[in-house]
Context: one part of a larger RNA
RNA sequence: ACCGGCGAGUUAUGGUUAUCAUGCAAGGUUAAGUCGAAGAGACGGAGCCGUAGUGAAAGCGAGCCUUAAUAGGGCGAUAGUAUGAUGACAUAGACCCGAAACCCGACGACCUAUCCAUGAUCAAGUUGAAGGUGGAGUAACAUCCACUGGAGGACUGAACCGACGUUCGUUGAAACGCCCGCGGAUGAAUUGUGGAUAGCGGAGAAAUUCCAAUCGAGUUGGGUAAUAGCUGGUUCUCCCCGAAAUAGCUUUAGGGCUAGCGUCUAAUAUAAUUAGUGGAGGUAGAGCACUGAAUGUGUGAUGGCCGUGUCAAGCGGUACUGAACAUAAUCAAACUCCGAAUGCCAUUAAGGUAAGUUAGGCAGUCAGACUGUGGGGGAUAAGCUCCAUGGUCAAAAGGGAAACAGCCCAGACCGUCAAUUAAGGUCCCUAAGUUUAUGCUAAGUGUGAAAGGAUGUGGAGACGCACAAACAACUAGGAUGUUAGCUUAGAAGCAGCUACCAUUUAAAGAAAGCGUAACAGCUCACUAGUCGAGUAUCUCCGCGCCGAAGAUUUACCGGGGCUAAGCAUAACACCGAAGUUACGGAUUAAUACUAAAGUAUUAGUGGUAGGGGAGCGUUCCAUGUGCAUUGAAGCCAUACCGGAAGGAGUGGUGGAGCGCAUGGAAGUGAGAAUGCCGGU
Numbered sequence: 001a002c003c004g005g006c007g008a009g010u011u012a013u014g015g016u017u018a019u020c021a022u023g024c025a026a027g028g029u030u031a032a033g034u035c036g037a038a039g040a041g042a043c044g045g046a047g048c049c050g051u052a053g054u055g056a057a058a059g060c061g062a063g064c065c066u067u068a069a070u071a072g073g074g075c076g077a078u079a080g081u082a083u084g085a086u087g088a089c090a091u092a093g094a095c096c097c098g099a100a101a102c103c104c105g106a107c108g109a110c111c112u113a114u115c116c117a118u119g120a121u122c123a124a125g126u127u128g129a130a131g132g133u134g135g136a137g138u139a140a141c142a143u144c145c146a147c148u149g150g151a152g153g154a155c156u157g158a159a160c161c162g163a164c165g166u167u168c169g170u171u172g173a174a175a176c177g178c179c180c181g182c183g184g185a186u187g188a189a190u191u192g193u194g195g196a197u198a199g200c201g202g203a204g205a206a207a208u209u210c211c212a213a214u215c216g217a218g219u220u221g222g223g224u225a226a227u228a229g230c231u232g233g234u235u236c237u238c239c240c241c242g243a244a245a246u247a248g249c250u251u252u253a254g255g256g257c258u259a260g261c262g263u264c265u266a267a268u269a270u271a272a273u274u275a276g277u278g279g280a281g282g283u284a285g286a287g288c289a290c291u292g293a294a295u296g297u298g299u300g301a302u303g304g305c306c307g308u309g310u311c312a313a314g315c316g317g318u319a320c321u322g323a324a325c326a327u328a329a330u331c332a333a334a335c336u337c338c339g340a341a342u343g344c345c346a347u348u349a350a351g352g353u354a355a356g357u358u359a360g361g362c363a364g365u366c367a368g369a370c371u372g373u374g375g376g377g378g379a380u381a382a383g384c385u386c387c388a389u390g391g392u393c394a395a396a397a398g399g400g401a402a403a404c405a406g407c408c409c410a411g412a413c414c415g416u417c418a419a420u421u422a423a424g425g426u427c428c429c430u431a432a433g434u435u436u437a438u439g440c441u442a443a444g445u446g447u448g449a450a451a452g453g454a455u456g457u458g459g460a461g462a463c464g465c466a467c468a469a470a471c472a473a474c475u476a477g478g479a480u481g482u483u484a485g486c487u488u489a490g491a492a493g494c495a496g497c498u499a500c501c502a503u504u505u506a507a508a509g510a511a512a513g514c515g516u517a518a519c520a521g522c523u524c525a526c527u528a529g530u531c532g533a534g535u536a537u538c539u540c541c542g543c544g545c546c547g548a549a550g551a552u553u554u555a556c557c558g559g560g561g562c563u564a565a566g567c568a569u570a571a572c573a574c575c576g577a578a579g580u581u582a583c584g585g586a587u588u589a590a591u592a593c594u595a596a597a598g599u600a601u602u603a604g605u606g607g608u609a610g611g612g613g614a615g616c617g618u619u620c621c622a623u624g625u626g627c628a629u630u631g632a633a634g635c636c637a638u639a640c641c642g643g644a645a646g647g648a649g650u651g652g653u654g655g656a657g658c659g660c661a662u663g664g665a666a667g668u669g670a671g672a673a674u675g676c677c678g679g680u
Stems, first nucleotide, its partner, number of pairs: 001680006011092003015089010027049003033043003053060002063075004095233002098230001102223006113197009122187001124156003127152001131148006160184003164181002168177001199215001201211003208217001236615006246259005260365002262362007270355001273350007285338001286336002291332003295328005303320001304318005368393010398409003413585004418581003424575003427560003433572001435571006446562001452546002456543007464535002473530005479503003484498003509524001512523003586605008616669001618666010634653005640647002
């Protein structure tokens, strides 16, 4: 891992409550117990529920209470009860499995820690303390030299004890090892045997370290089915309906309770929606009348500064401040002189197989997700977060978006080798147009992006100049008073300041740029000629261009590929879904005809949690009825029947029991629980 078996809402209570059934009914009923062979039956009326309520009570009573009240208001004014079944709840292990722990009693120091008693062990080599002897030396000591001596938690290094490093090993040879090196090795050394200390404890050269491969509290038995707001699992079928992920409260936030939303039953008679009418309201927008913000201009109070004044009052000035007013143009979630659309309430009508309301039984839900719209937070970031309001998913399959819960289309009862559409598509992959018409794009734009940039290109408009010759180019001129005045070393068109005139002209600035020390020099404006038809500028719109660098592989059309098979506008075909239609069938509800069964019509039949309904099968029991050695159950095969769970028939195998009908009772259905046991 697979196969087989086992494996989870049970049982109890003269419990509570609801529904249903049955008995009796203003009543219903016994409990313990007694008799009895009995769990049959009888007896047993204690007790319980009901038959009257109301008030705190005295009390009164179909009424009572409140109150001054005969007003108003509150609670009431005849159906129960016993048993059974079913749903739920309570109390119990209470659907099953699962802790970490807590407590009590035992058993453990053969491992290991420390201690006690008694024994044992430590090759070899090195160093050479104290002391001693002899000599030197001293007044005597001291001190020195030689030899001797053999100390030491001394040195080197085996046994022995340890464990610093790497390799190997890491389903090992080994639940801590092997090889190679390494530390201690006469000591706080190592070790044998026997003994002591015990879990609310012991021991500890101290590490939460050890106390039998177990240690922040050993092991084992019991309390014990501890508890688990947590995780996992929870076994046959079909039919009807079908949620929630919200509010309030919560030592509450991944749990509860009540409400909301689901379902079933009963009763009642409304609901959504649409139209009309009547309301409340202060959002969007808008506005500046209030509250504030904020800009320019005008007038300009107060204050400051300057001047003047017998430094007093005052007067004058002010490129300071800038209240208030006027005027122009603005802004606001916590501004409003105004003010929608929607939504909400009421009412009238339409509408309506009921979708509303009320009462009761049973729930589940309290982690929501994305998307459109209106907002708060954030950075007008997030597949971010928090509200509101729609949708989808959740609990929804099908078609489209290449693939893609939440986007677009559309809601799957079943069957059909029928039709027709939606979104989206129609060159090939790939079903359907290489369809029609008119334009645009040249960038493979389409098939990824901004500020910004640009004689890309198409369209619309505005305003100049132009055959009395424009624009561009070329030829020629571009002068004189004058070197304008001032300034300056100089300043002559061209450092700077002031002015910017006049003359000759076809035209020519007291000069637009380069240039010189200053001049000079080269251009320009402006003018004429040559040439001969458009040309300069601005605005808006369509489609393009640049801006545009990345990491496995082209890689931002799904691909091929496309100049349309791209974009825009218009048109006609066609394809395209589990939509719709057609035909056949099943089933639910309502209605009609009907005793029922049935038939017809209409509307339905996606579905998680969950509610309700109807069934299939297993084991046993009761009653009835059958089968079986001419072969029961079980097993194997099989093209049969049924809407499903399932049920037959036949053949083989097997070798002794087993069905069917109607009721009843449950150890009643297996794929999942890192399930349990067995097999392979």

The part of an RNA shown here (large-subunit ribosomal RNA, domain II) has 680 nucleotides and comes from a Bacilli bacterium. The coordinates come from a structure-prediction model, not an experiment, and the mean pLDDT is 86. The organism belongs to Bacilli, within Bacteria. RNAcentral holds the full RNA, with entries from ENA. Its Rfam family is "Bacterial large subunit ribosomal RNA". Rfam 15.1 lists 51,934 matches to the family in 10,816 species.